[in-house]
Molecule: transfer RNA
Organism: Blattella germanica
């Protein structure tokens, strides 16, 4: 230099065909317990790597850029 793949709560991931983001773990509160953990009930937390494009509507399509990673040279 060329060609791919990945980037989504604190972490690990899902989200297939555009219709407005889900789960587990973790965190917070309560119940329970002599107390901790566990269990049970409830709750907070991501406008989806950044900026633009198309669209009534974008995590999803298209473009550029950034970071990571693999192959080729």
């Nucleotide at each position: 230099g060329g060609c791919g793949c990945c980037u989504u709560g604190g972490c690990u991931u899902a989200g297939u065909u555009g219709g407005u983001a889900a789960a587990g773990c973790g965190c917070c509160u309560g119940u329970c317990c002599a107390g901790u953990a566990a269990a049970c009930a409830g709750g907070a937390g991501a406008u989806c790597g950044a900026g633009g494009u198309u669209u009534c509507g974008a995590a999803u399509c298209c473009c550029u850029c950034a970071g990571g990673u693999g192959c080729c040279u």